Predicted 3D model of an 89-nucleotide RNA (c-di-GMP-I riboswitch aptamer) from a Nitrospirota bacterium. The sequence was found by an Rfam model in a public genome assembly. Its Rfam family is "c-di-GMP-I riboswitch aptamer". Rfam describes the family as follows. GEMM was predicted in a large-scale screen for bacterial structured RNA regulatory elements. Model confidence (mean pLDDT): 82 of 100. The organism belongs to Nitrospirota, within Bacteria.
[in-house]
RNA sequence: UUCCGAUAAAGGUAAACCCUGGGUAACCAGGGGGCACAAAGCCAAGGGUCCUUUUUGAAGUAAGCAAAUAAGGAUAGCCGGUUGUCGAA
Numbered sequence: 001u002u003c004c005g006a007u008a009a010a011g012g013u014a015a016a017c018c019c020u021g022g023g024u025a026a027c028c029a030g031g032g033g034g035c036a037c038a039a040a041g042c043c044a045a046g047g048g049u050c051c052u053u054u055u056u057g058a059a060g061u062a063a064g065c066a067a068a069u070a071a072g073g074a075u076a077g078c079c080g081g082u083u084g085u086c087g088a089a
Base pairs, nucleotide, nucleotide: 004087005086012037013036017032018031019030020029021028022027035077041082042081043080046079047078048075049074050073051072052071053070054068055067056066057065
C1' cells in the first nucleotide's frame, strides 16, 4: 500500500412506523423511533427503478390500462463513480 472485516476500541448514520411541515406526485425536511449499515460519507455523469407532463395504442370521449419517445423531476439504504476511519485473524 492492497485485499479482508473481531460479539476489538472510539465515534457515526438511521429502515419501517408515528407526529408536524413542504411537494400534483415520486419524495423531502424537523421531532420521535431503530431495521440495519465499514463507507448507510460525498456525487444524479452512466445503467436501473419510481413520479409528473406530452404522445401513441386496444374499442369510443373521459377515467383506467399498456407502450414508446421526448422533457422535467425523485432515489446515493439498487448498481456505479470517488474520497476516507480503525486494525484482530